Predicted 3D model of a 536-nucleotide part of an RNA (small-subunit ribosomal RNA, 5' domain) from an uncultured bacterium.
The prediction has a mean pLDDT of 83.
Context: one part of a larger RNA
RNA sequence: AACGAACGUUAGCGGCGCGCUUAACACAUGCAAGUCGAGCGAGAAAGGGCUUCGGCCCCGGUAAAGCGGCGCACGGGUGAGUAACACGUGGGUAAUCUGCACUCGAGUGGUGGAUAACUCCCCGAAAGGGGAGCUAAUACAGCAUAAGACCACGACUCUCCGGAGUUGGGGUCAAAGCGGGCCUCUCCAUGGAAGCUCGCGCUUGAGGAUGAGCCUGCGGCCCAUCAGCUUGUUGGUGGUAUAAAAGACCACCAAGGCUAAGACGGGUAGCUGGUCUGAGAGGAUGAACAGCCACACUGGAACUGAGACACGGUCCAGACUCCUACGGGAGGCAGCAGUGGGGAAUCUUGCGCAAUGGGCGAAAGCCUGACGCAGCGACGCCGCGUGAGCGAUGAAGGCCUUCGGGUUGUAAAGCUCUGUGGAGAGGGACGAAUAAGGGCUGGCGAAUACCCAGCCUGAUGACGGUACCUCUUUAGCAAGCACCGGCUAACUCUGUGCCAGCAGCCGCGGUAAGACAGAGGGUGCAAACGUUGUUC
Numbered sequence: 001a002a003c004g005a006a007c008g009u010u011a012g013c014g015g016c017g018c019g020c021u022u023a024a025c026a027c028a029u030g031c032a033a034g035u036c037g038a039g040c041g042a043g044a045a046a047g048g049g050c051u052u053c054g055g056c057c058c059c060g061g062u063a064a065a066g067c068g069g070c071g072c073a074c075g076g077g078u079g080a081g082u083a084a085c086a087c088g089u090g091g092g093u094a095a096u097c098u099g100c101a102c103u104c105g106a107g108u109g110g111u112g113g114a115u116a117a118c119u120c121c122c123c124g125a126a127a128g129g130g131g132a133g134c135u136a137a138u139a140c141a142g143c144a145u146a147a148g149a150c151c152a153c154g155a156c157u158c159u160c161c162g163g164a165g166u167u168g169g170g171g172u173c174a175a176a177g178c179g180g181g182c183c184u185c186u187c188c189a190u191g192g193a194a195g196c197u198c199g200c201g202c203u204u205g206a207g208g209a210u211g212a213g214c215c216u217g218c219g220g221c222c223c224a225u226c227a228g229c230u231u232g233u234u235g236g237u238g239g240u241a242u243a244a245a246a247g248a249c250c251a252c253c254a255a256g257g258c259u260a261a262g263a264c265g266g267g268u269a270g271c272u273g274g275u276c277u278g279a280g281a282g283g284a285u286g287a288a289c290a291g292c293c294a295c296a297c298u299g300g301a302a303c304u305g306a307g308a309c310a311c312g313g314u315c316c317a318g319a320c321u322c323c324u325a326c327g328g329g330a331g332g333c334a335g336c337a338g339u340g341g342g343g344a345a346u347c348u349u350g351c352g353c354a355a356u357g358g359g360c361g362a363a364a365g366c367c368u369g370a371c372g373c374a375g376c377g378a379c380g381c382c383g384c385g386u387g388a389g390c391g392a393u394g395a396a397g398g399c400c401u402u403c404g405g406g407u408u409g410u411a412a413a414g415c416u417c418u419g420u421g422g423a424g425a426g427g428g429a430c431g432a433a434u435a436a437g438g439g440c441u442g443g444c445g446a447a448u449a450c451c452c453a454g455c456c457u458g459a460u461g462a463c464g465g466u467a468c469c470u471c472u473u474u475a476g477c478a479a480g481c482a483c484c485g486g487c488u489a490a491c492u493c494u495g496u497g498c499c500a501g502c503a504g505c506c507g508c509g510g511u512a513a514g515a516c517a518g519a520g521g522g523u524g525c526a527a528a529c530g531u532u533g534u535u536c
Base pairs, nucleotide, nucleotide: 001535002534003533005532006531007530008529009528012384013383014382015381016380017379018377019376020342025340026339027338029337030336031335034070035069036068039067040066047058048057049056050055077295078294079293087219088218089217090216091215092214093213096212097211102207103206104205105204106203107202108201109143111141112140118133119132120131121130122129123128148173149172150171151170153168154167155166156165157164158163177200178199179198180197181196182195186193187192188191221267222266223265228258229257230256233255234254235253236252237251238250239249240248270292271291272290273289274285275284276283277282297318298317299316300315301314320331321330322329323328348374350373351372352371356370357368358367359366360365387417388416389415390414397408398407399406400405421477422473423472424471425470426469427468431463437457438456439455440454441453442452443451480525481524482523483522484521485506486505487504491520492519493518494517495516501508502507
């Protein structure tokens, strides 16, 4: 000098930050990932109105559920493990993948069989399960077409010798619809459609972008009281697997490979940008914020998927907790709050999606403990206040005294002011950009329709009646803590008498203690001041 601090005494206000460093201990309760009816089939109850009492209408094609799509691999938490290509930095990938979004091209024809929901039956305490029957799709499966992609073969060009590109004839491989508007063309002829048009989708190919996988040079802890380690080990051939190289795995063959420039073993540890300190070199550290990694009760495994071996998914095993009709089941806060426990020690079971961002949706919108805010805590940094000016008879009181006085001390009183914070009254935000809708212009088009683009207009605020502003009010309500022997700024009296005690080091205390305790006075900091711990 510093701190994610703790403890003691004290404490007025505000702004901005920060807040389980210990038990990766166990968790009650609520919430934290949904959304789409413009993909699909079906579709209530309650309520209100009418009624001929049969029912009908509105709510409403609404809610809840189901099939299907996208998301759930992001966002959020933690630091257990890991000494490793985990991280940092520089390269490689001619050894690779990449949903959504972007750019460019081509296509989107025809057909079929199921199944959930639903109805009925059955089993079970429950969780849940079984059977029969019906039905739809942008669900599923064939067929057609194939620019192109892929596979094997042939030729040519280039090459970093792994491959890349061009080309020839073979083989394999696609698709799905939904919504709005219109009558110019064709058909039926008011109007509508298989017609036209627009939007969103779907399939296929190329490219870029983004993200990711893999390989690699170098760099960053301790112990040699760890000196030898290794058999898939090291290499080759051929395979398997993968998006992809490789002993990654397998079969066969060879006998290699690493090591004092520290192998192997043990201990400790997430890494970095940074942070603290220091003139620097360096040392220490990795809270918050940001990047990467790893983990999700413990261990293992795969499924789905563009992406996981998946925190709030599945399966198996284990420990623990809970339910049970004893047959069997359910669970995983290292998400946000919160509870117990551990500990010197660390917060509210708050408000809101108004903003920013994310998911879904054509949109309206819905969801979002991300986030924005508020609450608690002097935990830190910063700012402000506790009054300002004048005021000597140097009042009283206290303390000291050589008894003359000195000091507290312009301090108080008194006079004149001010009104920050506080209290009362009134006004009152920025953060909001736009969305739907409306208007104008342009584009598309047969069209004044629809749709698209631009401009103008036009809802929405959790915080919050908060910040801020104005007026009123009264000096009225707001100062402590440590120290005073030297280091080190600050001195006397009384008490005590090697006692009681102090102490960071030196050391004080045994009758005149500036070092103990109290008082007066002083010094230093100040809403804080000291102590302890840790680092430089």

RNAcentral holds the full RNA, with entries from ENA and SILVA.